[in-house]
This is a predicted structure of a 325-nucleotide part of an RNA (large-subunit ribosomal RNA, domain IV) from Candidatus Planktophila sp.
Its mean pLDDT, the model's own confidence on a scale to 100, is 82.
Lineage of the source: Bacteria > Actinomycetes > Candidatus Nanopelagicales > Candidatus Nanopelagicaceae > Candidatus Planktophila.
Context: one part of a larger RNA
RNA sequence: CCUCCGUUAAGGAACUCGGCAAAAAAGCUAGACGUAAGUUCGCAACAUGUCUCGCCACCCUGUCAAAGGGGUGGCCGCAGCGAAAGUUUUUCAAGCAACUGUUUACCAAAAACACAGGUCUCUGCAAACCCGUAAGGGGAAGUAUAGGGGCUGACGCCUGACCAGUGCUGGAACGUUAACGGGAGCGGUGCAAGCCAAUCCCCGAAGCGCCAGUGAACGUCGGCGAUAACUAUAAUCGUCCUAAGGUAGCGAAAUUCCUUGUCAGGUAAGUUCUGACCCGCAUCAAUGGCGUAAUGACUUGAAAACUGUCUCAACGGAGAGCUCG
Numbered sequence: 001c002c003u004c005c006g007u008u009a010a011g012g013a014a015c016u017c018g019g020c021a022a023a024a025a026a027g028c029u030a031g032a033c034g035u036a037a038g039u040u041c042g043c044a045a046c047a048u049g050u051c052u053c054g055c056c057a058c059c060c061u062g063u064c065a066a067a068g069g070g071g072u073g074g075c076c077g078c079a080g081c082g083a084a085a086g087u088u089u090u091u092c093a094a095g096c097a098a099c100u101g102u103u104u105a106c107c108a109a110a111a112a113c114a115c116a117g118g119u120c121u122c123u124g125c126a127a128a129c130c131c132g133u134a135a136g137g138g139g140a141a142g143u144a145u146a147g148g149g150g151c152u153g154a155c156g157c158c159u160g161a162c163c164a165g166u167g168c169u170g171g172a173a174c175g176u177u178a179a180c181g182g183g184a185g186c187g188g189u190g191c192a193a194g195c196c197a198a199u200c201c202c203c204g205a206a207g208c209g210c211c212a213g214u215g216a217a218c219g220u221c222g223g224c225g226a227u228a229a230c231u232a233u234a235a236u237c238g239u240c241c242u243a244a245g246g247u248a249g250c251g252a253a254a255u256u257c258c259u260u261g262u263c264a265g266g267u268a269a270g271u272u273c274u275g276a277c278c279c280g281c282a283u284c285a286a287u288g289g290c291g292u293a294a295u296g297a298c299u300u301g302a303a304a305a306c307u308g309u310c311u312c313a314a315c316g317g318a319g320a321g322c323u324c325g
Base pairs, nucleotide, nucleotide: 002319003318004317005316006315007314008313010311011310014309019306027087028086029085030052031051032050033049038043040154054075055074056073057072058071059070060069061068076080089304090303091302092301093300094299095298096296097295101113102112117152118151119150120149121148122147123146129138130137131136155291156290157289158288160221161220162219165218166217167214168213169212170211171210174209175208176207181202182201183200184199187196188195189194222240223239224238225237226236249283250280261277262276263275264274265273
């Protein structure tokens, strides 16, 4: 020097990506009182917080008698749940996910997956779908309040426009079209019968073309110029293009490049945080949008308390290292 542990003046997060780690304080595994915002009225909640706890005597109550409950006085100790063991900070605010749950056995436990709920679609039973060459099996000893698949993901308020492209569904008139079938048949061969046969015509299914529908199907959701009696801005107008030009909501956001945007709050000082603004590089509605009580070993910011995290290190204990054996 290293590992583990103990103590520490003054300060108390100045450490650090971050209070990581550690410690202690104050508690809990008892009783009484009391308990905010918010809320889906269940919760939040053991919120936060305050007080008490031993033993002895007497009195009241209680009962058949008790137990129990209440009151008064007294006694002892540093300490009365007098042990041991275990467990454990609290508050404020924001994001995400409703929740309990699941996951990368051995670097990720999460905001990822699942979930109840929602919705679309397929399936009439010898079901759809799946395994299998098949037989057969699952689905299911079920029968549309059932089963399969896709998407979304409690609850609340909602879920806008576009069917031009792609997909799916429906339609069957027409076009296109393979094999088969029918017809004609150049030409070859053969004495002939016949055989081979280029080519053309007719017929001809699905599919495709064609016509519709369909977005909780895949998806998509504009540009330029001008305009109001200060200025600025543009409710408004013109024009081009489009299938239609992003509605409600939210917004420097888990999304904002410029950017540490601007303003306000918090700090002595704040690239983080919170509330606004909207100029959204490049938000946006079941690829769900926006809220939301409760929940979370999730993420972020702040505070109280507390501390060797630090200013700044010191001392002590056990061990390893080291020397000898």